[in-house]
About this RNA
Predicted 3D model of a 730-nucleotide part of an RNA (large-subunit ribosomal RNA, domain II) from Halogranum roseipondis. Rfam family: Archaeal large subunit ribosomal RNA. Rfam links the family to the GO terms structural constituent of ribosome and ribosome. Taxonomically the source falls in Halogranum (Archaea, Methanobacteriati, Halobacteria, Halobacteriales).
Context: one part of a larger RNA
Parts: sequence; C1' cells; structure tokens
RNA sequence: ACCAGGGAGUGUGUUUGGUUGGCGAGUCUAACAUGAGUAUCAUGGAAGGCGUAGGGAAACCGAUACGGCCGCAGUCUUCUUCGGAAGACGAGGGCCACCGUGUUCAAGCGCGGGGAGUCAACCGGACACGACCCGAAACCGAGUGAUCUACACGAGGGCAAGGUGAAGCGUGCCGAAAGGCACGUGGAGGCCUGUUAGAGUUGGUGUCCUACAAUACCCUCUCGUGACCUUCGUGUAGGGGUGAAAGGCCCAUCGAACUCGGCAACAGCUGGUUCCGACCGAAACAUGUCGAAGCAUGACCUUCGCCGAGGUAGUUCGUGAGGUAGAGCGACCGAUUGGGAGACCCGCCUCCGAGAGGAGUCGGCCUCCCUGUCGAACUCCGAACUUACGAACGCCGUGGACGCGAGGAAUCCGGUACUCCGGGGUAAGCUUGGGUACCGUGAAGGAGACAACCUAGAGUCUGGUUAAGGACCCCAAAUGUGGAUUAAGUGCGAUUGAAGGUGGUCUCGAGCCCUAAACAGCCGGGAGGUGAGCUUAGAAGCAGCUACCCUCUAAGAAAAGCGUAACAGCUUACCGGCCGAGGUUCGAGGCGCCGAAAAUGAUCGGGGCUCAAAUCCACUUCCGAGACCUGACCGCGCCCCUCAUCGGGCGAUCGAGUAGGUCGGCAUUCUGCGCGGGUGGAAGCACGGGCGAGAGUUCGUGUGGACCACGCAGUAACGAAAAUCCUGGU
Repeated sequence: ACCAGGGAGUGUGUUUGGUUGGCGAGUCUAACAUGAGUAUCAUGGAAGGCGUAGGGAAACCGAUACGGCCGCAGUCUUCUUCGGAAGACGAGGGCCACCGUGUUCAAGCGCGGGGAGUCAACCGGACACGACCCGAAACCGAGUGAUCUACACGAGGGCAAGGUGAAGCGUGCCGAAAGGCACGUGGAGGCCUGUUAGAGUUGGUGUCCUACAAUACCCUCUCGUGACCUUCGUGUAGGGGUGAAAGGCCCAUCGAACUCGGCAACAGCUGGUUCCGACCGAAACAUGUCGAAGCAUGACCUUCGCCGAGGUAGUUCGUGAGGUAGAGCGACCGAUUGGGAGACCCGCCUCCGAGAGGAGUCGGCCUCCCUGUCGAACUCCGAACUUACGAACGCCGUGGACGCGAGGAAUCCGGUACUCCGGGGUAAGCUUGGGUACCGUGAAGGAGACAACCUAGAGUCUGGUUAAGGACCCCAAAUGUGGAUUAAGUGCGAUUGAAGGUGGUCUCGAGCCCUAAACAGCCGGGAGGUGAGCUUAGAAGCAGCUACCCUCUAAGAAAAGCGUAACAGCUUACCGGCCGAGGUUCGAGGCGCCGAAAAUGAUCGGGGCUCAAAUCCACUUCCGAGACCUGACCGCGCCCCUCAUCGGGCGAUCGAGUAGGUCGGCAUUCUGCGCGGGUGGAAGCACGGGCGAGAGUUCGUGUGGACCACGCAGUAACGAAAAUCCUGGU
C1' cells in the first nucleotide's frame, strides 16, 4: 500500500410536545398478597400521585353552574336561469357584560373564572449519568526499584621506566654574633616525560548512521602518587534522594522514575459517524455573556395545529415628511487673491520741534467700490431618490393568504462584484459600514485554463430554434459584402503601460502669400560718401562705446552669421532673371512611433494572419446551451370516481440545492402467527439474462450438500470508503 473482518446517537430515571388507544370529573395503581398452566399471566390491593379553584408574602378570603350581540364549519327552510342566492338556528371562535382575589380613600391595574383530565405504548426534544465514537499532556492514591548511575561508609586490590632535586644532615670558608655562602648527602611534590597497568574523551565535526553497536570503530589527544583508579558489601526513594551544579543522575524512562488503581479523568479542541428517494430550505446578523474557536435569546428555515378574509414585493396618482447630490455665499458662519478710496484707533521708522506735539511713508484693524476663490461638522436655495397614509391597476388568497400558538433545527470565522453611497489608508487579492446581485448552497454554454464576469436557474428522453460568444486551420459555422485606417506583427475585444516627445501617416477647420507668378531651387546683382565717429598697438559692417544719416538705385543693413593680428575672403537680408501651381503657418481629431529593464525557452490558447484572420463604420447569412419550442414519460399538487386501490382529468403561472426540518420506502438479525419450498438438491459462492428512478429484487447455469423464503405483527450489538481507525492476511 491493497484486501477481508470489526468499527460510532444506546440504556435507565425525570420532564416536555406529538400520535394511537382505554376510561372520563375523574383517572392510575405502587409495594405487597392470593391463584395458576409459575421469570410470563389473572385477581385483589387507591396507601398515594395527577386532575377537579383561584388570589395573596401572609393572615385570610374564595369564582357566570350561560345573560347579550356577531358569526366560521355545519344543519334546516325557501327560491333557482341548476352556476347559485336569501333566511333561520348555529358546537368551537370573537366582542361585551358579570364574578373571585391582591393592591386600594378612590379610580385603575395584576392574576384567575361558563368542567378535561388521567394512564399506557411509541416517536421528537431537554436534563442527570461514560451518554455518538476514538484522542491528550496531566492530577491523586497504594506499592516496586540505588544489580545502571550519583554521593557516602566499611573491608580489600592497583600504579613499567626515567627526569627534576624541597626540608633536614655533613664538611669547608666567612662573620663579634645572629647567621650566610659553597660542595656533598638526602629524596619532598594534588611536580615533569610516559600507548606501564588503569582511567578519560580534545580534534578529525573522519568511518558507521535499515550500524558490529538503541552512542560503536580508527587516528589524534588528556590524566597517570592522587580531590587517583578499582572490586565486593552496606546506606540514602519520588515533590523524595543524590548532585565539585549540567535540571545532571536515580536499571536504554527524569523540569518530578516505574507498576497498578481512581479511569470510559475532563477536553468550548482535531478527526470520524455506515442504505434509497420525495417536499421545503437557511445563516455567517442583532443583544447579552470572565464573551470572542463557546453558549443563550431574537432575526432567518421547517413541521403541525388554530383562526376565517383579506394581503401588498410592483406601477401610477394624490396629500405629507426629508436637506443629500448639485449650486451659492453682494443670505448667515468660517476660510480666501489682487487693486483703489476713506474715518477712528494701534505699531515701527523718518523728518520738524526745547517739549507738548505735528507732518509723512509703511503695516494692522474697520467700511465702501472693482476683481479672484472655497467648506463633512456653512445654507438664501435645492433635485433624483427614499418613506408614511389613501386610491386605482397588477399580483397572491376559501386548493385557507394575512395572523396566532406549539414541536424541531441549523447558523452567530463569510466572500466577491458594481461607472452605487461612505469612513481609514500612499496603496493593496487592504480594512471597516450601508444598498443590490451572485458565490456560499448553482449544474449547463462562453471568457485558453478560471467560486462569484457574460448567457442561463437543471425531473427523464426525442426533434428543432436561439442567447452570450463566434464563423482561415486546430474547432461547429461566409478566406461574406460595402467603405475607411494602420506598416508598428501595432494588433488578433475582459488592457499592463505614464509624464513627456514625434516633418510617421490620414481627416477636418482657420489665417496669410500666389498667373500683376507665390514656396523651394538655379543664374546675376548685393554699390557709393566711408576705413561713420570714439576707443585702441590695430578696430576697416562684424572686441567695446555713441549714433544709425545721406546718395545712386530694380535693390543692397553706419550690417544677421562665419572669418582675419588688422585687412582680405565666404554667406545672409534686399533686388532682378529662369521656372510654372499651389505654398506656408496655426489649431483639432483618428491610427501609429519613441519613452519601454529580470532572472530555465519563447509565445496572440496555438498554427499563423498585412486592401487582414488587425482596427473603425454599416449590412446579410450561418454556428452555438440542460435557455425557448415540440412530443412522450416520471414525480409532486389539485379535482372526479372508489370502502380503499386501480382508473380518468387539470397544472403558462410545480420539479437546482449545503446545514437543517418533514414524509415515504429498500435491506439485515431474531421472535410470534399464518402460508410455502427443499437430497427429484436449501443456504452460500461464481458467471450470465430480466425488472425497478433507486436502495434492491428475480430467473438461468455451474459449484455446493442441509436448511430456507414469503405475508402480517414485533425486535435490534441493523447497512462502511474514509477516523495518521483496530486485528489478520498478502
């Protein structure tokens, strides 16, 4: 890993709601006793429980035994055009009246009142228990451990060989002495070297790392007469020991050993929870919470019951409400540009004056005029829109809406989109609100793939038509038609590309010049006074300063640029000629271009595409879904018939669905009753054929060799794919 087998809402008690049944103002027995056909059963047994009266803290007091009106279902009568209509009565129901009690001066208010309960069985919940199953780390108790290891005590054992040379002692020398020095001798030391024995374990971060080994091997290294090593014996025990202290060690177990027990500890946390179908169908919000991974209540879903006629998601109109968007601020509050004029006051500075003070510029403040702007917490204004009530239409409703009550839930981590409305943030596949839609719980077609984007809300099948989106090939459908743009592979429709730049190209508009010849090009002229004056070494059109005149002219600057030391020289402006039709400037728009950098090989989904298979405009045809149409069938709902099925009819306005609620079935075990099969071959197994929407069921053949089905009731250790599930096998 696979296969087989096992594997999870159970039982008791109490309580609450429902269904069925018994009796009913009552109902039921419990323990127990007796009998018998003896776990069953029958009879007895109301002790007691619940109910029959409530109100009040209590003392205590104590209810209509049905008066009135409306009126559903129903019944009766009358009429009928057979669809129905009208009237009377009217259980239950509603409204009123009345009564009990508490409060109480009173009024009012609270609770209660015109009899329905109780017992049993079953089902749905709740609570207590192991309480659907598995799962901790832990906590506590009683014991077992110091044969490992830590420390201690007792009795033993062990340490080649060398080196160094303390004290002490001797001799000699020196000294007044104390003593000192030298040479010998001596043999100390948690001294030295050391693969002595023995103990340790620094580095290689070597080998090994399903190992030789649940800590090993090799080399290297440390200690090796001591706080040394070692043997045997003994002692210390779990919140305890021991510890030259690392939370180390206490039998491969230690930040509290091991064994058994309390124990099925508790777990708001993770995982799992076993057959089929039909109807409806959520929430991820609010309030509270030692609450935030949980609960309770409400909102929301579902089922049942009651009531009995209206209801209101849509549109329009009428009457009200609102102060947002926008706008405005010579209408307030607040902010705010520049200029002008002016009075009081304040301030700096300047001037005059001995001073008081005066004059002036500037600035502040205020007013007026002109000019330019703003505001979520400004408003003289003011929509769309929203909303209350009423009406009309529409829709729903006696097939029971609206409403009321009861049982059962799930949910209380939500998410995304919007050219909707906000807050925070530079922003975010960000965060936090409101609205709507969708995903969640929604399949199918399209968007390459793609929860929430577009189409579309799906019973099962047949045939067709469309939607979104597409029609060269992959790939169903026109390499369609007409017109235009793009040359960048721009682009190939859900987009990556900015500021800025662009004589790329197309379109539109405006101004100016132009056959009295424009623009460009080519040919020619471009002169004289004069080298203007000044300055300067020089300054001649062209370093600089000043001025910038006049003449001849078709025209030519006191010179626009290059150049020279200064000249020279080359152009330009300006004029003429040649040529012959548009030129030039500005603005707007379309499609392009530059701007343009990322890490394994690129890409529009790919191939590939250029009067397109790109982009824009217009048009026709086709393809394309579970949508729509069509026929058949199934289910569900309703009607008719029936004792009930069967059967017949209607459904444009029924058929998606997680959590969840409700309902109907299939299968398994055993029991009772009934009815059957089986050695002329049961169950089981294998392989085939039918039936059913499915759970499943039935038939045949083979194998097998003795039990097995069906119907009606009951019963439960009742359905396996999952739990790092358990056991076994391979």